[in-house]
């Protein structure tokens, strides 16, 4: 110089004029006003209601270790595999010997799985051939996948049969908080598939700001059925349940005469509404994430159908053509977007310009 990884910053500025929304103020006038994702509603929560929030059954999510967090399916180490020359990247990472299913087609045969073709060997025999027994699973063939690989020995011919060497797998020893690591032994060797069902560990109360409170203002009725009372009886008068509440079922518990259905008025105003598991710096511990202590902010948006803008002017950065190349001129373009009760994450989207460090190829000194 290239080219690649990784992990940040910014993403316009300035000054006039006119506008809008909140605070303040007697008014003149002043302060303040949209993000890294505000977005996707994918997770987890604060916060509110429901008188307490049990047991089983069923659903659901989640899956390597350790830490961390309010929590979380999140986050940081590390550990296994994979990818990649490396820096770095992905991983729906717990059980197949608890059961049950499923591996098309091809193949002799797809797990209680084999002999199609070979080879070995006896017999017969039409003797250059063909039949039949017996070993055989090393060589071919099918196929994603065929009873450990790879090499030698041995054998009638093969075969962990028997050695080296490498994978499983089992046992003990060392290393580590731990998932797993390391080298010793040895019996040789028991197919995939669980984002298939299923089994195992864990962890799950519901509903949600249109949660929920205040205050005005309006304001009735009709069933259904059940208790009481009156009444030969039809009726009648009066309360208003045997129901409800616990995510779905069932127990159980707890409230018990505060239930169900259908109509009709109201739909106004204030509150929740912005101080938060808060934000800035430093100091400590920690490899990180991330704790822990001080200090410092505190007027730093709060609409309510929904503000935060419009326009001029001058500039910034880029790109392009032109030049007399110190410089100048002319033209275009200037990303992704808009709060909605907060907060922690996670996923997607982003022209242009800038930083830092780490990997690989070349030249030079």
């Nucleotide at each position: 110089a290239g080219g690649g990884g990784u992990a940040g910053a910014u993403g316009g500025g300035u000054g006039g004029u006119c506008g809008c929304a909140g605070g303040u103020g007697u008014a003149a006038g002043c302060c303040u006003g949209a993000g890294g994702a505000a977005a996707g509603u994918c997770c987890g929560g604060g916060c509110a209601u429901c008188a307490a929030a049990g047991g089983g059954c069923g659903g659901a999510a989640u899956g390597g270790u350790u830490c961390u967090u309010a929590a979380c399916g999140g986050g940081a180490a590390c550990c296994g595999g994979g990818g990649g020359u490396a820096a770095c990247c992905c991983c729906a990472g717990g059980g197949a010997a608890a059961g049950u299913g499923c591996c098309a087609c091809a193949g002799a045969a797809a797990a209680u799985a084999u002999a199609c073709c070979g080879c070995c060997u006896c017999g017969c025999u039409u003797c250059u051939u063909g039949c039949g027994g017996g070993g055989u699973a090393a060589g071919g063939g099918u196929g994603a996948a065929a009873a450990g690989g790879u090499g030698a020995g041995g054998u009638a011919a093969g075969a962990g049969c028997u050695c080296a060497c490498c994978a499983g797998c089992g046992c003990a020893c060392g290393g580590g908080c731990g998932a797993c690591c390391g080298g010793g032994c040895g019996g040789c060797u028991u197919g995939g598939u669980a984002a298939a069902c299923c089994c195992c560990a864990u962890u799950c109360g519901a509903u949600g700001c249109a949660a929920g409170g205040c205050c005005a203002a309006a304001g009735u009725g009709g069933g259904u059925g059940c208790c009481g009372c009156c009444g030969a009886g039809a009726g009648g008068c009066g309360g208003u349940a045997u129901g409800g509440a616990u995510g779905g079922c069932c127990c159980g518990u707890c409230c018990a005469a505060a239930a169900c259905c259908c109509g009709g008025g109201u739909a106004g105003g204030c509150c929740g509404c912005a101080c938060a598991a808060g934000a800035u710096c430093c100091a400590g511990g920690g490899c990180a994430a991330c704790c822990u202590g001080a200090a410092u902010c505190a007027c730093c948006a709060g609409a309510g159908g929904a503000a935060u803008g419009a326009u001029c002017a001058c500039u910034g950065u880029c790109c392009c053509g032109c030049u007399u190349c110190c410089g100048g001129c002319g033209g275009g373009a200037u990303a992704c977007a808009g709060a909605a009760c907060c907060c922690g994450g996670c996923u997607u989207a982003c022209a242009g310009c800038c930083u830092a460090c780490c990997c690989c190829u070349u030249u030079u000194u």
A computed fold for a 365-nucleotide RNA from Syntrophus sp. (in: bacteria), annotated as Bacterial RNase P class A.
Lineage of the source: Bacteria > Pseudomonadati > Syntrophia > Syntrophales > Syntrophus.
Model confidence (mean pLDDT): 77 of 100.